[in-house]
Context: one part of a larger RNA
RNA sequence: CCCUGGUUAAGGAACUCUGCAAACUAGCACCGUAUCUUCGGUAUAAGGUGUGCCUAUAAGGUGAAGCCCCUGCGGGUGGAGCUUGAUUAGGUCGCAGCAAAGUGUCCCUCCCGACUGUUUACCAAAAACACAGCACUCUGCUAACUCGUAAGAGGAUGUAUAGGGUGUGACGCCUGCCCGGUGCUUGAAUGUUAAAUGGAUUUGUUAGCUCUGCGAAGCAUUGAAAUGAAGCACAAGUAAACGGCGGCCGUAACUAUAACGGUCCUAAGGUAGCGAAAUUCCUUGUCGGUUAAAUACCGACCUGCAUGAAUGGCGUAACGAGAUGGGAGCUGUCUCAACCAGGGAUCCA
Numbered sequence: 001c002c003c004u005g006g007u008u009a010a011g012g013a014a015c016u017c018u019g020c021a022a023a024c025u026a027g028c029a030c031c032g033u034a035u036c037u038u039c040g041g042u043a044u045a046a047g048g049u050g051u052g053c054c055u056a057u058a059a060g061g062u063g064a065a066g067c068c069c070c071u072g073c074g075g076g077u078g079g080a081g082c083u084u085g086a087u088u089a090g091g092u093c094g095c096a097g098c099a100a101a102g103u104g105u106c107c108c109u110c111c112c113g114a115c116u117g118u119u120u121a122c123c124a125a126a127a128a129c130a131c132a133g134c135a136c137u138c139u140g141c142u143a144a145c146u147c148g149u150a151a152g153a154g155g156a157u158g159u160a161u162a163g164g165g166u167g168u169g170a171c172g173c174c175u176g177c178c179c180g181g182u183g184c185u186u187g188a189a190u191g192u193u194a195a196a197u198g199g200a201u202u203u204g205u206u207a208g209c210u211c212u213g214c215g216a217a218g219c220a221u222u223g224a225a226a227u228g229a230a231g232c233a234c235a236a237g238u239a240a241a242c243g244g245c246g247g248c249c250g251u252a253a254c255u256a257u258a259a260c261g262g263u264c265c266u267a268a269g270g271u272a273g274c275g276a277a278a279u280u281c282c283u284u285g286u287c288g289g290u291u292a293a294a295u296a297c298c299g300a301c302c303u304g305c306a307u308g309a310a311u312g313g314c315g316u317a318a319c320g321a322g323a324u325g326g327g328a329g330c331u332g333u334c335u336c337a338a339c340c341a342g343g344g345a346u347c348c349a
Base pairs, nucleotide, nucleotide: 001344002343003342004341005340006339007338008337010335011334014333019330027051028050029049030048031047036041038170052092053091054090055089056088059084060083061082062081066077067076068075069074093097105328106327107326108325111322112320113319117129118128133168134167135166136165137164138163139162145154146153147152171315172314173313174312176245177244178243181242182241183238184237185236186235187234190233191232192231196227197226203220204219205218208214209213246264247263248262249261250260273307274304285301286300287299288298289297
């Protein structure tokens, strides 16, 4: 000097990104217990008192001997002994009686997620995943769907109160407008459209002929019209499908603001809520509270760069090794260090 422990005057978070670490608290019995609440909880809330040993004793339980009535495995009386989570009174020792070990620190506010659960085996345990609940959608049974080339298997020895997929995520109050785009569903008149069907036509060959040429049949070659499904176009529906949810100008008898008006564009122009937010750039926004002092935190405001309703919105008791802020207690975290014990490195002997 390092590591692991122990103690510390006065102060008590002044330390620090942060009370990180440490300390405090702690068992049992009794008293007492706010706010909120889904009436279950919150709650060991908080906050107090007692606690060893000895003597005597109240109370409860059980109920022996003896005695009485009696002859039954009977009843009554009686109260010994034993016993209990145990009362009261008195005494007694120590600094200290849950004497060691073991054994909750507590309260307030707010964010997120309802909860118990699950997860990155070996840097992340969470606000991520799951979840019950909710909704949409597919599926009529040889079900949809999944695996497999197939046979076949699962689904299911189930049958729409069932099974598959997707989203949301307890509960409470709710979930607005847009179907123009993309998707899905329905429709079948018209247009387009494949293979296939079809075989007009073209060319080659050459019997023949009236022979610069024409050219039957056959065999080859070419392949027009016409017929022709789904799909697409087309017409509707559908947003708890993917998604989207405006701009400019003017206007009130101070000023300011604009309930109001005009105009352009759109499929429709963001409703209820919430809002400098896990979202706010400007920004340490402004005001109030907390502090002696606060870019933090809480409550408001709304000018939302770029909130917003199952990509769910806003609340919410309970819960959380979750995130933020404040307070009480407590302490070597610190002012500011010191000493002790054990272990280690190094140096010296």
This is a predicted structure of a 349-nucleotide part of an RNA (large-subunit ribosomal RNA, domain IV) from an uncultured Campylobacterales bacterium.